The RNA shown here (small-subunit ribosomal RNA) has 1475 nucleotides and comes from a metagenome. The sequence is in RNAcentral, with records from SILVA.
RNA sequence: AGAGUUUGAUCCUGGCUCAGAACGAACGCUGGCGGCAUGCUUAACACAUGCAAGUCGAACGAGAAAAGUCCUUCGGGGCUGAGUAGAGUGGCGCACGGGUGAGUAACGCGUAGAUAACCUAUCCUUGAGACCGGGAUAACCCUGAGAAAUUAGGGCUAAUACUGGAUAAAACAUAGAUUCGAGUGGGUUUAUGUUGAAAUACUGAGGUGCUCGGGGCUGGGUCUGCGUCCCAUUAGCUAGUUGGUAGGGUAAAGGCCUACCAAGGCAACGAUGGGUAGCGGGUCUGAGAGGAUGAUCCGCCACACUGGCACUGAGACACGGGCCAGACUCCUACGGGAGGCAGCAGUGGGGAAUAUUGCGCAAUGGGGGCAACCCUGACGCAGCAAUGCCGCGUGAGUGAAGAAGGUUUUCGGAUCGUAAAGCUCUUUAUCUCUGUGAAGAUAAUGACGGUAGCAGAGGAAUAAGCACCGGCUAACUACGUGCCAGCAGCCGCGGUAAUACGUAGGGUGCGAGCGUUGUUCGGAAUUACUGGGCGUAAAGCGCAUGUAGGCGGAGUAAUAAGCUAGAGGUGAAAUCCCGGGGCUCAACCCCGGAUGUGCUUCUGGAACUGUUAAUCUAGAGAAGGUCAGAGGCUAGCGGAAUUCCUGGUGUAGAGGUGAAAUUCGUAGAUAUCAGGAGGAACACCGGUGGCGAAAGCGGCUGGCUGGGGCCAUUCUGACGCUGAGGUGCGAAAGCGUGGGGAGCAAACAGGAUUAGAUACCCUGGUAGUCCACGCUGUAAACGAUGGGUACUAGAUGUCCGGGGGAUCGACCCCCUUGGGUGUCGCAGCUAACGCAUUAAGUACCCCGCCUGGGGAGUACGGUCGCAAGACUAAAACUCAAAGGAAUUGACGGGGGCCCGCACAAGCGGUGGAACAUGUGGUUCAAUUCGACGCAACGCGAAGAACCUUACCUGGGUUUGACAUCCCGCGCCAUCUAUGGAAACAUAGAGUUCUCUUCGGAGACGCGGAGACAGGUGCUGCAUGGCUGUCGUCAGCUCGUGUCGUGAGAUGUUGGGUUAAGUCCCGCAACGAGCGCAACCCUUGUCCUUAGUUGCCAUCGGGUAAAGCCGGGCACUCUAGGGAGACUGCCGGUGACAAGCCGGAGGAAGGUGGGGAUGACGUCAAGUCCUCAUGGCCCUUAUACCCAGGGCUACACACGUGUUACAAUGGGGGUUACAAAGAGCAGCGAAGCGGCGACGUGGAGCGAAUCUCAAAAAAACCCUCUCAGUUCGGAUUGCAGUCUGCAACUCGACUGCAUGAAGUUGGAAUCGCUAGUAAUCGCGGAUCAGCACGCCGCGGUGAAUACGUUCCCGGGCCUUGUACACACCGCCCGUCACACCAUGGGAGUUGACAAGGGCAGAAGUCGCUGAGCUAACCUUCGGGGAGCAGGUGCCCAAGCUGUUGUUGAUGACUGGGGUGAAGUCGUAACAAGGUA
Repeated sequence: AGAGUUUGAUCCUGGCUCAGAACGAACGCUGGCGGCAUGCUUAACACAUGCAAGUCGAACGAGAAAAGUCCUUCGGGGCUGAGUAGAGUGGCGCACGGGUGAGUAACGCGUAGAUAACCUAUCCUUGAGACCGGGAUAACCCUGAGAAAUUAGGGCUAAUACUGGAUAAAACAUAGAUUCGAGUGGGUUUAUGUUGAAAUACUGAGGUGCUCGGGGCUGGGUCUGCGUCCCAUUAGCUAGUUGGUAGGGUAAAGGCCUACCAAGGCAACGAUGGGUAGCGGGUCUGAGAGGAUGAUCCGCCACACUGGCACUGAGACACGGGCCAGACUCCUACGGGAGGCAGCAGUGGGGAAUAUUGCGCAAUGGGGGCAACCCUGACGCAGCAAUGCCGCGUGAGUGAAGAAGGUUUUCGGAUCGUAAAGCUCUUUAUCUCUGUGAAGAUAAUGACGGUAGCAGAGGAAUAAGCACCGGCUAACUACGUGCCAGCAGCCGCGGUAAUACGUAGGGUGCGAGCGUUGUUCGGAAUUACUGGGCGUAAAGCGCAUGUAGGCGGAGUAAUAAGCUAGAGGUGAAAUCCCGGGGCUCAACCCCGGAUGUGCUUCUGGAACUGUUAAUCUAGAGAAGGUCAGAGGCUAGCGGAAUUCCUGGUGUAGAGGUGAAAUUCGUAGAUAUCAGGAGGAACACCGGUGGCGAAAGCGGCUGGCUGGGGCCAUUCUGACGCUGAGGUGCGAAAGCGUGGGGAGCAAACAGGAUUAGAUACCCUGGUAGUCCACGCUGUAAACGAUGGGUACUAGAUGUCCGGGGGAUCGACCCCCUUGGGUGUCGCAGCUAACGCAUUAAGUACCCCGCCUGGGGAGUACGGUCGCAAGACUAAAACUCAAAGGAAUUGACGGGGGCCCGCACAAGCGGUGGAACAUGUGGUUCAAUUCGACGCAACGCGAAGAACCUUACCUGGGUUUGACAUCCCGCGCCAUCUAUGGAAACAUAGAGUUCUCUUCGGAGACGCGGAGACAGGUGCUGCAUGGCUGUCGUCAGCUCGUGUCGUGAGAUGUUGGGUUAAGUCCCGCAACGAGCGCAACCCUUGUCCUUAGUUGCCAUCGGGUAAAGCCGGGCACUCUAGGGAGACUGCCGGUGACAAGCCGGAGGAAGGUGGGGAUGACGUCAAGUCCUCAUGGCCCUUAUACCCAGGGCUACACACGUGUUACAAUGGGGGUUACAAAGAGCAGCGAAGCGGCGACGUGGAGCGAAUCUCAAAAAAACCCUCUCAGUUCGGAUUGCAGUCUGCAACUCGACUGCAUGAAGUUGGAAUCGCUAGUAAUCGCGGAUCAGCACGCCGCGGUGAAUACGUUCCCGGGCCUUGUACACACCGCCCGUCACACCAUGGGAGUUGACAAGGGCAGAAGUCGCUGAGCUAACCUUCGGGGAGCAGGUGCCCAAGCUGUUGUUGAUGACUGGGGUGAAGUCGUAACAAGGUA
C1' cells in the first nucleotide's frame, strides 16, 4: 500500500466482498511446562448453608458453668476455674471498605469557576475551662401471656447514660468605629441585651479522656459558564408556571414551601414529547482527523426485593438499621410470625458462555481499644479454565542400501527422504530420586510452602496439532462421486477425465495451539473538517419576491469581542511515549521524565474580521433625453375559412381507404351560385427574430400598466448579494357554479384490419377545448446546467441603441462602442460525450439537493384539497449488481453503393400417374447403426440371396477366430467312419520343413498355465485425422509510427476503377504476410522433333471390298519441346492516372473456355461404424464360431429419380458419323445353334496391333392419324436363359400372353447465360450375378437477359440499439401455483404515559390533648416541659372513568418480493414494425 466482482472488451460512477488489528468472548479439533493477568456481557431472576462489623472491663452494674481440689451432717458447701465465658447499660464504629449499573439525557458526568449563601465526627495546632447537685433505668429477681417471634406487670441498682444550677464568651440581636472588597457585602473591634458547657471520669501514675472557642487538614453540600446520543412522521410547551413582597424551612442561596401581587418564562442556535444510555480517566482502531466503546484498575453518580417514609447521627433518608404498603418465599399449634447474596464462596434458572460452599490475617489497609489484642470473604495466597499476553520444550550430530512401506507413474522412474532404522552424544525445560533451601520480616509473627531457586544422579527417556492448497492468497496430484452428495467470504465450483465436493499422498501457513462464528475500527475519499459531488452516472426547488440568517466596496480614527505573543493556574493517579532499573529474558512490575491539542486568569499587540464615529463614490439606486418589443389587462372592430340554415342551378352518386365498409344521397346529396346565422382561431409578413422571472405571448385600433437597453450630466451615499421558513405566479388535463358551443375531439357506437384487435385506419360523437368567477399546483415545468460578482485568445452571423468615416444627401457600405441572441473555436476542464466570455474554465459568497438497485416517491402519520390527488416520507424483505460514456461486432419490417441464375426475361423440369430408390412412421423375434433446414433423405453403401452383417432365434467355444511371452509334444496338412443344420465332437489313419558347431535353434501345428487377447460396446460435448458449409465470397491480419486514459482507431476510410483489399490518385501513415491474380493440368492455332501398333498424298503390287502388302512419314494423329495474347497497336473517353468503350490484326481479345487450387474463421456441424486415440464399461460374455431368419416388412407421409401421357411422335426397314474407357480366375472375334436371353466355339489380345463395339439421336423410305390409341408400359400368368454351393423369403435377363394408372399435373418449387440448357447414345468403378443410381465420354444443339423496384444470399460505408449464447436476441404485464416479509381490517389483548375522581398505611409538620408523667419551679393548689390518644395538610400502594403512545394477534383483503420448467398476448429495445 491494495485486491476481487457489472462488460465481448474499455474507461468511469457505484455498491457488495476480502486481505489487517482487536476481544471479559463462544464453538469445533487438539493439548507438555512455567510466569503474569483475566473470568455471569444473559434473569437489577429466585436463593438452601456458612462466613462478610464489630470492639472497648483503662465508662458501668451484675456475673456463671464444666473441670479440678478440699470439707461434709451425704442434703450440700468452700477454694481454684474467674471477676473468666455469655448477656446488659454506655462509648466509638456500623454513612468506610465490598457489590451492581436497574434508573438517570440530568449541573448526572467532564472541565473551568463561585460559595462574601454553607457544614465537617475522629486528627493537628492554639486559647480557656471541667464548680455544686438530682432523679431514673436496663441487666438481675419475682409473677404472667404466647406454639414461636416476642412481650406485659411488679421490685432492686450503676455510670464517661440522663439531668438542674453556677461561670465563660469570640454565638445571636441592636447601634457605632475601622479596614478590605467589583458587588449583595466580608474581616476586626466597641457598647447594651439575650441565650448558653463540661466526665476530674478511668488509670498500671507515663498518660488517656471530657467541655466551649479560634485556626488548620480532610471530606462534603449548593450554585454558575461551556461540553455531553437519535427522532421534526414530536412544533409549540408552561399556573408554582416566570418574577416580586412577606413569612416558613434548611448547615446553606433559592418557588425549596406557603400567602398575596404582577403576567410572565422556554422554543427552529430545536422547547415539549418519544426512544436509547450510568458519565469520565481510559480502551480498541486509525497516518491523522475521526469512528466505535465504557470489562478488569482509578474518579464521580445512582441503586440495594418493589414503592413510600422518616428516625438516629458530624455525616444516611442508611446493601448485611427501623416503620408502612405490595409481590414472592419459608415457619405455624391457624391465633400469628420470619426473610431480602447487585458482599465472598455456593445452588437452581436463563444462556453460546464465565471458576472453590479453599487457606490466612504473615504482609498492605480498615474498625475498636492505653495496650495486649479482637474483628476484617477488604486484602494476601492457593484451586479451576490455553480465556489472553509472554517465555521454554517436544532433542542434537552422523547416517544412501536413497531400506521397507505409502502415493504416483510416460513403468524408466519420481516423491515422502537424512526423514526413519542404525551409530555417537546432550539433559535446557518436563519427569524420577536425593540433598540443600530463600527474599517477602528494620524486634517478634510466613497462609503461600519445604514453594521459588540451587546442587547431584538417572534416562531420548514423558510431550504436535490445526487450518488451508480455483482466483483474491503462500501451497497439486491420484482415486471416489456425477447439478447427486456436497462446497462457498466474494466471484463461483459439481450434469463421467472436478488442482473448487469426499478421501489419500504431497505441499503451504501458523504452532500448544489452529480454525470457525460474533462484534468494533480500518481499508471506505462509501457522509468527504482534514477529504466528495449534482449537463448525460444518484443529485439544481417550475419561477419569482422577500423574513430570519450567512456574506459584503474605499480611505481615516477609536475599541479590543474574535485573532495573536508571553506568563500564571489547572489539566488526579494509573494508562500511552521516552530514559533507567528489578524478576535468568520477555510478558509483568518499579523509578524518573516528557506530552497533555482544553478551560481559566493576567500583561502586551492592532494587520485582518467585528463594533463605534465621522467621511468617499467605482457597487446599488434616483432625476433627464431617447429606443425596440407577440410583455400584461381591458373595450371595440375586421376579413379569409369550416359548419349550419334559406333559396337557385343541377343529377347520381358522394365520401373515405392500402383496399373497403359503416355514413350521406332520388324526401335531390356531392358540385356550384346568392343570402343569412354562429363560434373559434388569426394565413402571408414570420426569421435558432422580439418580449417576459418562469409558465408563456402573434389580425387591427383605442385605453390603463410592468420591465428592459442606450446616451449625457446631476443627485443619494453601500442603501448590496443570497435567501431556511413565508408569500405570490405557475402549461395541459381535471373539479365547482353560470354562460357558450363552429371546428376538433377522451369516453362511447358503428365499419374495417386481425388468430384475436376493448388499438393503430375510417364514419359518427359527448365531456372538454371558449368566456366569467373560484379551486387544483403538477409536467422530459429541459439548457435535464440555482442565483450573484470578478477574471481568462479569437472568428463569424443576427436583433436593438450610440458615435465616426464616406456621400450634395438618403439608402447601401466601412470603422468603432454598449446590450441581447446564435454558430465555430484556443487555453483550461471533463469518465468520455462534450463545455468553452451566454463555461461544464479560474475564484469568492449564499441557497437547494445526492449517497447501490429493487421494494417506493409506496405504506403509515401529518398538512393542504370539494374530489381527483398534491407535499412531506420510511421499514421489513430481496439482489450483486443497477448505471454513464465510449469501443468492436452482430442485428434492423434504417439509409447509401455494389455483386450473384438472386429476381426479372427465357428454356426444360419437380409437385399429379406407375415404377425404382432413400427417409419418416408403423410393424416385427430382428426389421443393425449412423446422417435431420440450406449443408440428412439414389447419403456412409463403387452394388444386403449365403458371405458381407454390426441385428434376431437357436446350437456351440472360453488364453479364445487374431498378437507376444513360457512349458511340453512332433501327433502337421489331409483323409475315413459315426452323430449333427452346421460349427464341432468322438474314433482311426497319417509322422512335416529349414539351418546346424549335431548340443540344439527356428518355422508350423497341437495340448497346458497365466500375463493377456477381443469388443461395429459408450462418449464426435474428451480428441487426432479427414470432410461439409458460409464461399472461389474478397476478405483476414501483422510490424513500426501516429492518435486515444483505455477498449481501440489509423493503415483497410475517401475519389475513381475492377471479377477481385484489382489497380490508380489522395491521405499520419509507411511497409509486410495469408487470401485474389499468376505460376500447374486440360482444351483451342501454328512451328519443330520422332514415325509404331497410328496415317496413306505420291509410286508399285493386290482384293468382291478393305493401308491388305512393298514403300513412305507429306497430311491426320500420337507425345515431347517451343511460339502465341501483353490492353501490345490505333481512335475516343477519363484527372496528363488506373481503367473503360470502339477498331485493326489474329486460331484466340481483354481472366479465351474448363479444371485443380478453398485465407482468418463460423456452425461444441459430421464421423469413436474407415483409421488412430484418452477415459469408462463387458471378460463362460457386450468376445468368438455356426445354421436359419432379418436389414427386402407396409394402412400411410416426404425427398431424389426413371418411364410416360404422344405425331417435333410410335412402329418397320435402309444408310452414316464419335469420344473416352476397360480387359488374363479377363475381354472374348469369326463360324454354327436358338425368335431371344443365350449356348457352342475358341482365333486374337496383358492391348494406338486383339476384343468389348452395335454408337444413338440424325438422314432416307414405308406405315399409323388423335384414340386411353400401333401412345404408355405397370401388373399378372406361362415358358425359359445366365451367374452362383444355393435365386422360396430375395437376382438380372429373354420369349409369348396380359395391357393398370396416366390425356402435361393445385398451392408451391428446382436447374440453366453457350458448345450452356435440352436431347441422344457410349464407357467405367463396385461386381460371381444384380444400376432407372454414381463417375466419365462424345453426338445434335437452342431461347433470353429491358433492367436491379422487389424475394434470397453476400461485400463495403454509414446510422440506431436496452442485442454480445449476438433478433431463433432481449424483454413487459395480467393470470395460475408455492414460499416470504409487509400495509389495511369488525375487533381482541398487553405494556407505558398523562390527566380527573375516590381512597389514604407509615411518617414529618401543625392543631388538640378532659387520659398519663421521675428530675426543674412552686404559694404544694399547681405550673413549666412532655407522652399516649385524637385530628388536619401532604402523600405510596390500591380502586375507578377518560385520553394518548406503542406491541402482539385477527376472518377477510391490498399491493410487493422470490421461484428450473406453466398460461395469454407482444408493450419496450432497430423507424421494434402506430418513433